[in-house]
RNA sequence: GGGCGGUUAGCUCAGCUGGUAGAGCGCGUCGUUGACGUCGAUGAGGUCAGAGGUUCGAACCCUCUACCGCCCA
Repeated sequence: GGGCGGUUAGCUCAGCUGGUAGAGCGCGUCGUUGACGUCGAUGAGGUCAGAGGUUCGAACCCUCUACCGCCCA
């Protein structure tokens, strides 16, 4: 330098052929307990890596950029 894959909640990851962003774990509160844990209920937490474009509408499509991994040279 070229090719491919990845970037979504604190962590690990889903997200269908474009239509109001989710799960598990973790965290807060309440119940249960003598207390902790377990268990149950409930809640908070997101610029979907960044910028631009297409579209009535973009995490999803297109272009560029950044970072991580793999392969080729």
Molecule: transfer RNA
Organism: Candidatus Taylorbacteria bacterium RIFCSPHIGHO2_02_FULL_44_36